[in-house]
Context: one part of a larger RNA
């Protein structure tokens, strides 16, 4: 892992509420006792007691009343409603109280055959080096001290086995081993190493100290005992159908992933239409938006008190200012905490009308208090977040089906069950795949098939302004001059380095005291401006549409699902069809409500998770039961075969070989696939 077996809301007592049964202004007995029986029991005493029949008050005490109080005054709790006893269920309550888990705390004992450290008594420690003191001997001295030679053989002395050890590194890590192995490597006469016996333990003991060791898990051993300790936590927690169906929120909480009420579900009794839309009237409001009358903010003018700067007088009398600038004015403006105005909605109050789906009380029983996203209105952050935090309406949650290429929360749309039957939503109609055609433009970018600010003689519509057959845009031909090299300035300035101007006059069809290019300065090109030549439009502006750049990322195209598309892209218009579990058709089934004596009809209803009522099947044991079934074969297995929404049952064969079950009734160790669940066997 897999199979089977076991594996979780009991039980008692009390409460409460409902279902039933008794008796009833009542009701019932406990302990105990009798009488009977073979037993389990039965049936009679036993009124102690309890609960009800009245209350009110703190009580004394009154009493259909009392209590407060001075009250005969008011006001509070009464006075009107049947109780109680046993059973059944639901839920509470003490109890281990649905099961399984703690880490833990206490308590009596068991342990130092491992380890810690100590006592006593025992053993070990190749072999080699060094050469303390001391002692002898010479030297040396005045005698010392010193020094030399031997001698000696000392040291937690040196190398370096056995014995301890464990730094380092490889193996080893389901190991050969619950601590090893290989290799290197520490001490190795010492604060060594060891035997054997012994002594100290649980808040204790040992500890050259590591919270290290006390029998392989020790920041308090281990056994057994309180003990089924507590666990707002976590997992699990068993057959079926039916009916309805929530919450993720407010208050509080040493409360925040947990309680309580309360809101929302359900079930019951009641009332009875009170509930909801929509329409009409009639109300309260200060948002959106606008506005500037109020508070405040902010921008220019125009006034200007007041003040700054300069000037001035015999005397700060005064005078000048392009400086500041209150008020007050004019014009444009901003403001959740401004408001002279002010809506749509939503809200309330009447009255009509649609539904019959609702509502309110009270009572039983829950759950639910982590919410997610989209929409639209605010805050809040960066007008970031799949952010956070409220409203509000949606879906999910608890919602299957179809659509969005897949894709809880987005879109159609709410699945009782069946039909090889229509019609349709949203989205779709070349192929992948079920279903298209048409008109009439538009895009030429695969834009469609991601993106901004800015950027452009893309293209198409539309509006406008100039110029144009007395000939215009573009190209070509020609002119394009003179005063004069204007003055200045400068080496030099002659349209053309710079400066000045009243940038002038004249010829003219026209030509600037000159648009660029060019020179050192001329000079040259050239333009503007005119003629000619051609011969029909040309030159901007501003609007829409759809395009174009702007466009760089990591495995591989990979920003249409793909294939591919020039229409199978965009708009627009029209007219088919596809297309869900929706809606219709046939057929079945439960459910409510109405009708009906009933068969039955009709109409509505049947997605659903926490959860709340209902009906029900299997299991095991009991009673009616000494009955019925069964060796002409029970029970349990096995195929096959019927039945019933479903759990489930019935039947034939076969196997098996001694017990079994209908019908009503009762009782419970009463349903397994999950608990890292227990056991066992594979």
């Nucleotide at each position: 892992g897999c199979c089977u077996g076991c594996g979780a809301g009991u039980u008692a007592c009390c409460g409460u509420a409902u279902g039933c049964g008794g008796c009833g202004a009542g009701g019932u007995u406990a302990a105990g006792g009798g009488a009977u029986g073979g037993g389990a029991g039965u049936c009679c005493c036993g009124g102690a007691g309890c609960c009800g029949c009245a209350g009110g008050g703190a009580a004394a005490c009154c009493g259909a009343g009392u209590c407060u109080g001075a009250a005969c005054a008011g006001g509070g709790c009464g006075u009107u409603c049947a109780g109680u006893c046993g059973c059944g269920u639901g839920c509470g309550g003490u109890a281990g109280a649905c099961c399984c888990g703690a880490a833990g705390c206490c308590a009596a004992g068991u342990g130092a055959u491992c380890u810690a450290g100590c006592c006593a008594u025992g053993g070990c420690c190749a072999g080699g080096c060094u050469g303390a003191a001391g002692c002898a001997g010479g030297a040396g001295u005045g005698a010392a001290a010193u020094c030399c030679u031997g001698u000696g053989g000392a040291g937690g002395g040196c190398c370096g086995a056995a014995c301890c050890u464990a730094a380092a590194u490889c193996c080893g890590c389901u190991g050969a081993a619950a601590a090893g192995g290989g290799u290197u490597g520490g001490g190795a006469u010492g604060a060594g190493c060891u035997g054997u016996g012994g002594c100290u333990c649980g808040g204790a003991g040992c500890g050259a100290a590591a919270g290290a060791c006390u029998a392989a898990a020790c920041a308090a051993a281990c056994u057994u005992g309180g003990a089924g300790a507590u666990a707002g936590c976590u997992g699990g927690u068993a057959c079926u159908c039916u009916c309805c169906g929530a919450a993720a929120u407010a208050g509080c909480u040493u409360u925040a992933g947990g309680g309580c009420u309360a809101g929302c579900g359900u079930c019951g009794c009641a009332u009875g239409g009170a509930c909801u839309g929509u329409c009409g009237c009639g109300g309260a409001g200060g948002u959106a938006g606008a506005g500037c009358a109020c508070u405040g903010g902010a921008u220019a003018g125009g006034u200007g008190a007041g003040g700054g700067c300069c000037c001035g007088u015999c005397a700060c009398u005064g005078g000048g200012u392009a400086c500041c600038g209150a008020g007050c004015u004019u014009a444009a403006c901003c403001a959740a905490a401004c408001u002279c105005c002010g809506a749509a909605u939503a809200c309330c109050g009447c009255g009509a009308u649609a539904c019959a789906a609702u509502g309110u009380g009270c009572g039983g029983c829950a759950g639910u208090c982590a919410g997610a996203c989209g929409g639209c209105g605010a805050c809040u952050g960066a007008u970031a977040a799949g952010g956070g935090c409220c409203g509000u309406c949606g879906u999910c949650g608890a919602g299957a089906g179809g659509g969005a290429a897949a894709c809880a929360g987005c879109c159609c749309g709410g699945a009782c069950c069946g039909c090889c039957g229509g019609c349709u939503a949203a989205g779709g109609u070349c192929c992948c795949c079920a279903a298209g055609g048409c008109g009439u433009g538009c895009u030429g970018a695969g834009u469609g098939g991601g993106a901004a600010a800015g950027g452009a003689a893309g293209u198409a519509u539309g509006a406008u302004u100039g110029c144009a057959c007395a000939g215009a845009c573009a190209g070509c031909c020609a002119g394009g001059a003179g005063g004069u090299u204007g003055g200045c300035u400068c080496a030099g300035a002659a349209g053309c380095a710079g400066c000045c101007a009243c940038c002038c006059c004249u010829u003219c069809a026209a030509a600037g005291a000159g648009u660029g290019c060019g020179u050192a300065a001329c000079a040259g090109c050239u333009c503007a401006c005119u003629g000619g030549u051609c011969g029909a439009g040309u030159a901007g502006u501003c609007a829409u549409g759809c395009g174009c750049c702007g466009a760089u990322a990591a495995u591989g195209u990979a920003a249409c699902g793909g294939g591919g598309c020039u229409a199978a892209g965009c708009a627009c218009g029209c007219c088919a069809c596809c297309g869900a579990a929706g809606c219709c058709g046939c057929g079945g089934g439960a459910c409510a409500g109405c009708a009906g004596a009933g068969a039955u009809g009709c109409u509505g209803u049947c997605g659903g998770u926490a959860g709340g009522a209902g009906a029900g099947c299997a299991u095991u044991c009991c009673g009616u039961g000494u009955a019925c079934g069964g060796a002409a074969g029970a029970a349990g297995c096995g195929u096959g075969g019927g039945c019933g929404c479903a759990a489930g049952c019935c039947c034939c064969c076969g196997u098996g070989g001694a017990c079994g079950g209908g019908a009503c009734g009762g009782a419970a160790g009463a349903g397994a696939g999950a608990a890292u669940g227990c056991a066992g066997g594979c």

Notes: Predicted 3D model of a 682-nucleotide part of an RNA (large-subunit ribosomal RNA, domain II) from a bioreactor sludge metagenome. It matches the Rfam family "Bacterial large subunit ribosomal RNA". Its mean pLDDT, the model's own confidence on a scale to 100, is 87.